[in-house]
This is a predicted structure of a 74-nucleotide RNA (transfer RNA) from Coemansia thaxteri.
RNA sequence: GAUCCGCUGGUGUAGUUGGUUAUCACAUUCGCCUCACACGCGAAAGGUCGCCGGUUCGAGCCCGGCGUGGAUCA
Numbered sequence: 001g002a003u004c005c006g007c008u009g010g011u012g013u014a015g016u017u018g019g020u021u022a023u024c025a026c027a028u029u030c031g032c033c034u035c036a037c038a039c040g041c042g043a044a045a046g047g048u049c050g051c052c053g054g055u056u057c058g059a060g061c062c063c064g065g066c067g068u069g070g071a072u073c074a
Stems, first nucleotide, its partner, number of pairs: 001073007010026003019057001028044005050066005
């Protein structure tokens, strides 16, 4: 330098033939339970999808650029 893949709550992820309220698990907080803790049960808060722009009535999903991590080739 070229090609390809990934980037979604604190962490790991689902969602990729565009459609109204972005999923689950763990973690966190509160309640129940217990002498207490853990486990278990119930509830809650937490992201607007790496950044910018474009297409569209509508974008996590399509297009362009940039950033970042990784792989392969030179």
The prediction has a mean pLDDT of 81. Its Rfam family is "tRNA". The family's RNA type in Rfam is transfer RNA.